Predicted 3D model of a 97-nucleotide RNA (Glycine riboswitch aptamer) from a Frankiales bacterium.
Its mean pLDDT, the model's own confidence on a scale to 100, is 76.
Its Rfam family is "Glycine riboswitch aptamer". The literature on the family includes a 2004 paper in Science by Mandal et al., "A glycine-dependent riboswitch that uses cooperative binding to control gene expression".
[in-house]
RNA sequence: UCACCCCUCGCGGGAGAGUCCCUGUGCAGCCAGCACCGGGCGCCGAAGGAGCAUCACUCCCCGACAACCUCUCAGGCCAACGGACCGUGUGGGGCAG
Numbered sequence: 001u002c003a004c005c006c007c008u009c010g011c012g013g014g015a016g017a018g019u020c021c022c023u024g025u026g027c028a029g030c031c032a033g034c035a036c037c038g039g040g041c042g043c044c045g046a047a048g049g050a051g052c053a054u055c056a057c058u059c060c061c062c063g064a065c066a067a068c069c070u071c072u073c074a075g076g077c078c079a080a081c082g083g084a085c086c087g088u089g090u091g092g093g094g095c096a097g
Base pairs, nucleotide, nucleotide: 002097004094005093006092007091009089010088011087012086013085018041020040021039022038024036025035026034027033042077043076044075048073049071050070051069054064055063
């Protein structure tokens, strides 16, 4: 210095599911619509969280530990934000040769 791995940050891509129903308030009017608080039912999973193959142990307990699998606590169901993950670039770290 370079391959590879990890982390932060920047850029690009990035799915799913009701812009459903009801009361109230405000705007606006009296066709309707929009926003907010509250309530109700339905739904989604790729932030996060939890659970479990597995490993270890004589056994039990305990422990390590996955997932885009499951649960849906949280989050989300117009758009925006967010978004696992993928690509790319900078910086830092590790490290076989």